[in-house]
RNA sequence: GGCGCAUUCGUCUAGUGGCCUAGGAUACUGCCCUCUCAAGGCGGAGACAGGGGUUCGACUCCCCUAUGCGCUACCA
Numbered sequence: 001g002g003c004g005c006a007u008u009c010g011u012c013u014a015g016u017g018g019c020c021u022a023g024g025a026u027a028c029u030g031c032c033c034u035c036u037c038a039a040g041g042c043g044g045a046g047a048c049a050g051g052g053g054u055u056c057g058a059c060u061c062c063c064c065u066a067u068g069c070g071c072u073a074c075c076a
Base pairs, nucleotide, nucleotide: 001072002071003070004069005068006067007066010026011025012024013023018056028044029043030042031041032040049065050064051063052062053061
């Protein structure tokens, strides 16, 4: 240099064009419960890497960029 894969709440993840102003687990947090703590119950906040395109409609498809990982070529 070339090619491939990945990128979503703090973390781990669901998602396969419309049911997603994005769901779950865990962590955090408020209240309840409890002699206390833990556990448990009911809530809350929290994410689509950036840009462009296709489409009536994009987390999803395409392109570019960024970051990470892997394979490979050249040089010697």
Source information
Transfer RNA from a Chloroflexota bacterium, 76 nucleotides, folded computationally. Rfam family: tRNA. It is annotated as a transfer RNA. The organism belongs to Chloroflexota, within Bacteria.